[in-house]
RNA sequence: CGGGCUGUAGUAUAUCGGCAGUACACAUGCAUGGGGUGCAUGUAGGCCGGGUUCGAUUCCCGGCAGCCCGA
Repeated sequence: CGGGCUGUAGUAUAUCGGCAGUACACAUGCAUGGGGUGCAUGUAGGCCGGGUUCGAUUCCCGGCAGCCCGA
């Protein structure tokens, strides 16, 4: 310098045009003499900017970051 892939709660991972789920973690409550553990409830998220669309996490363009390949 060129090409490809990825970017979603604190962490990991689904959803691939119409409301964003799950697990762990965290907070509160209950059970226990306490802890562990179990159960219930709750908090928290689409990398940034633009475009298409009635509607974008999803499709298109640019940027940024990470990973891989080539020179």
Background: Transfer RNA from a Parcubacteria group bacterium, 71 nucleotides, folded computationally. Its mean pLDDT, the model's own confidence on a scale to 100, is 81. Its Rfam family is "tRNA". Rfam classes the family as a transfer RNA. Gene Ontology term of the family: triplet codon-amino acid adaptor activity.